[in-house]
């Protein structure tokens, strides 16, 4: 370096709940814990969500430039240190 203990010492928080911003999806703060060894960070490939605005055949349509990194991939840093 790869790797990842029934290891230590931290760490994050899924659903819900309340509050709040937002047209939603979703965010943020509080409580909560369902899980993570990259559940840190970057929306850069793909995916999946919403459609205010735009578009239009007015439809339960369409369409990112919005959101999702706790959907997978890349990139980029990083605590521990048993076995191999």
């Nucleotide at each position: 370096u790869c790797c990842g203990a029934u290891a230590a010492u931290g760490g994050c928080a899924a659903a819900c709940u309340u509050a709040u911003u937002g047209a939603a999806a979703a965010g943020u703060a509080a409580g909560g814990a369902c899980g993570c060894a990259a559940a840190g960070c970057u929306a850069c490939g793909g995916g999946g969500c919403u459609a205010a605005a735009g578009c239009u055949a007015u439809g339960u349509g369409c369409u990112a430039u919005g959101c999702u990194c706790g959907c997978c991939g890349a990139g980029u840093u990083a605590c521990c240190g048993a076995a191999g």

This is a predicted structure of an 84-nucleotide RNA (c-di-GMP-I-GGC riboswitch aptamer) from Filobacillus milosensis. Lineage of the source: Bacteria > Bacillati > Bacillota > Bacilli > Filobacillus.